[in-house]
């Protein structure tokens, strides 16, 4: 040097172009409980950057950045 694949809360995964971007685990709070753990329950919190098509992009396209693996 070529080529593949990936990138969504603090972590692990959905979501094939349209309602307010889902769910577990965590994390505050909270109910039970003498108390504590197990369970319930309420909530904070995310689309790798920039361009592009389109009435509308997390999705499709181009290019960059990072990881990941293949090949020489």
């Nucleotide at each position: 040097g070529g080529g593949a694949c990936u990138a969504u809360c603090g972590c692990a995964u959905a979501u094939u172009g349209g309602u307010u971007a889902a769910u577990g685990c965590c994390c505050a709070c909270u109910g039970c409980u003498u108390a504590u753990a197990a369970c319930g329950g309420u909530g904070u919190g995310a689309a790798c950057u920039g361009g592009g098509u389109u009435c509308a992009a997390u999705u499709c396209c181009c290019a960059g950045u990072a990881g990941u693996c293949c090949u020489a």